Predicted 3D model of a 348-nucleotide RNA (Bacterial RNase P class A) from Filimonas zeae. The organism belongs to Filimonas, within Bacteria. The model forms 96% of the base pairs in the Rfam consensus. It matches the Rfam family "Bacterial RNase P class A". By type it is a ribozyme. Its mean pLDDT, the model's own confidence on a scale to 100, is 76. The sequence was found by an Rfam model in a public genome assembly.
[in-house]
RNA sequence: CUACAAACCCGAGCUAUCGUGCCACACCCUGGUGUGGUAAGGAAAGUCCGGACAGCACAGGGCAAUCUACCGGUUAAGAGCCGGGUUCCGGGUAACCGGAAACAGCAAGUGCCACAGAAAAUAACCGCCUGUAACAGGGUAAGGGUGAAAAUGUGAGGUAAGAGCUCACACCGGGCUAUGGUAACAUAGCCCGGGGGUAAACCUUAGGUGCUGUAAUGCCAUGUAUAGGUUCGUUCGAGGGCGGCCCGUCCGAAGAACCAGGGUAGGCAGCAACAGCUGAACAGUAAUGUUCUUCGCAGAUAAAUGAUAGUUUAGAAACAGAAUCCGGCUUAUGAGGUUUGUAGUUAU
Numbered sequence: 001c002u003a004c005a006a007a008c009c010c011g012a013g014c015u016a017u018c019g020u021g022c023c024a025c026a027c028c029c030u031g032g033u034g035u036g037g038u039a040a041g042g043a044a045a046g047u048c049c050g051g052a053c054a055g056c057a058c059a060g061g062g063c064a065a066u067c068u069a070c071c072g073g074u075u076a077a078g079a080g081c082c083g084g085g086u087u088c089c090g091g092g093u094a095a096c097c098g099g100a101a102a103c104a105g106c107a108a109g110u111g112c113c114a115c116a117g118a119a120a121a122u123a124a125c126c127g128c129c130u131g132u133a134a135c136a137g138g139g140u141a142a143g144g145g146u147g148a149a150a151a152u153g154u155g156a157g158g159u160a161a162g163a164g165c166u167c168a169c170a171c172c173g174g175g176c177u178a179u180g181g182u183a184a185c186a187u188a189g190c191c192c193g194g195g196g197g198u199a200a201a202c203c204u205u206a207g208g209u210g211c212u213g214u215a216a217u218g219c220c221a222u223g224u225a226u227a228g229g230u231u232c233g234u235u236c237g238a239g240g241g242c243g244g245c246c247c248g249u250c251c252g253a254a255g256a257a258c259c260a261g262g263g264u265a266g267g268c269a270g271c272a273a274c275a276g277c278u279g280a281a282c283a284g285u286a287a288u289g290u291u292c293u294u295c296g297c298a299g300a301u302a303a304a305u306g307a308u309a310g311u312u313u314a315g316a317a318a319c320a321g322a323a324u325c326c327g328g329c330u331u332a333u334g335a336g337g338u339u340u341g342u343a344g345u346u347a348u
Base pairs, nucleotide, nucleotide: 001344002343003342004341005340006339007338008337009336012312013311014310015309016308017307018306020039021038022037023036024035025034026033027032028031041319045330046329048328049327050326051325052324053213054212055211056210060247061246062245063244065209066208067207068206069205070084071083072082073081074080085103086101087100088099089098090097091096104204105203109202110201111198112197113196125144126143127140128139129138130137152170153169154168155167156166157165171194172193173192174191175190176189177188178187179186180185217269218268219267220266226260228259229258230257231256232255239251240250241249274296276295279292280291281290282289283288
């Protein structure tokens, strides 16, 4: 320098003409005209997490269900983000650099580990020792074989042959003490123990969780018929209190549920000034916070946000299109940029 891979950043602006939606102002023939401003994303997608807001009574307990799981910080909250710790992976002689973790517990219990193998948990095929004329029997798990994995590893002693049986040095798990640290943990020493894996296996432990959802909800206008039937019920209470069940409690002082029937289908609010954006200073390792400052940047309701031409730029294309809103996560994605890794080439 080139190519490939991974992680992250970004995702267009300006001018002119015509057109569309909303807002403000002015005029007017009340429905239009003119001027000005503004108008689809980094993911608007998924509907995964957390909330704001609205309603249910300003309400309690339990079970079931469901979520989280190293420590600390941040936040409205969060399974997010930031920092640290531990373990593992890649590069490197090392220092170090980069990445991953659904990171409590298998020493509470119950399961599962195909095939092969004697055996996948308490076992013995070959082998070794003992024994017999031989077979049988007994002992063994150091050596061999099968396997992803076969009773922690190396060495020495010991033994009939062997085995942590004993010893030394290590490895792994648990506990205690001291020092450092907010903590998770780290270092050192001592004691106890030694089949492995698996909890996005059932489960255990600790901590949490009310529900529904803008078609929520509130208001106005118009119009009408509960005239009817069945069942239950009227204080010994039908029914209801917006995920399931139970207890308790409240409403209900008379209606409730179902069947059948009638009227309406219009408008307004919610609806965008927000946990908001820009810039600076201070505090902090950072995420982030405080103060000052700049800006106001869609609100449609069958659905507007476009078309043409030129131009700037390294590029203007891919994925794709607002519908209550916000903070995240996940997925898709052209060109370009940053970092890391792999391979190649060139020069010194």